c-di-GMP-I riboswitch aptamer from Carboxydothermus islandicus, 90 nucleotides, folded computationally. The coordinates come from a structure-prediction model, not an experiment, and the mean pLDDT is 86.
RNA sequence: UCCCGAUAAAGGCAAACCCGGCGAAAGCCGGCGACGCAAAGCUACAGGGGCUAAGGUAGUUUUACGCUACUAUGCCAGCCAGCUGCCGAA
Numbered sequence: 001u002c003c004c005g006a007u008a009a010a011g012g013c014a015a016a017c018c019c020g021g022c023g024a025a026a027g028c029c030g031g032c033g034a035c036g037c038a039a040a041g042c043u044a045c046a047g048g049g050g051c052u053a054a055g056g057u058a059g060u061u062u063u064a065c066g067c068u069a070c071u072a073u074g075c076c077a078g079c080c081a082g083c084u085g086c087c088g089a090a
Stems, first nucleotide, its partner, number of pairs: 004088002012037002018031005035078001041083003047080002049076003055071006
């Protein structure tokens, strides 16, 4: 130094619920709150995977509203992955 990772030290992040806001939704932001996390730091067309479907396309039904399928241009990094990084017992 790398691998690795403790009941170590110093610090860090913050799931769910609830409240407010944005959004069609997924989800995001703020507050509250800690389930957990050694990368729970960063990266989302240009690695894999997942979520949503406003709009669009196709089908279907109806007087009409609708309903079904597909679709990302919307998202997820606390799914894997990539990049970077604090500490140092065994």